[in-house]
């Protein structure tokens, strides 16, 4: 400098363009227990990296930015 890929909750990750974006872990309250653990309910969590855009309708298509990552190239 080219090219690919990834960005969604505090963490891993889901989510076919179409119900109010889920799930597991973590946190907080219960239950169970002589306590603790593990187990079970409940809660509790999201400007889906920005900024346009196409759509009746975007997390998903499009276009620029911005992080992170991986191959090549170059380099004195």
């Nucleotide at each position: 400098g080219c090219g690919c890929g990834c960005c969604u909750a505090g963490c891993u990750c889901a989510a076919u363009g179409g119900u109010u974006a889920g799930a597991g872990c973590a946190g907080u309250c219960g239950g169970c227990u002589u306590a603790u653990a593990u187990c079970c309910g409940a809660c509790c969590g999201g400007u889906u990296c920005c900024a346009g855009g196409u759509u009746c309708g975007a997390g998903c298509c499009c276009u620029g930015g911005g992080g992170c990552g991986c191959g090549c190239a170059c380099c004195a």

The prediction has a mean pLDDT of 81. Predicted 3D model of a 76-nucleotide RNA (transfer RNA) from a Candidatus Nomurabacteria bacterium. NCBI's taxonomy places the organism under Bacteria, Bacteria candidate phyla, Candidatus Nomuraibacteriota. Its Rfam family is "tRNA". By type it is a transfer RNA. Its family is annotated with triplet codon-amino acid adaptor activity in the Gene Ontology. Rfam's curators write: Transfer RNA (tRNA) molecules are approximately 80 nucleotides in length.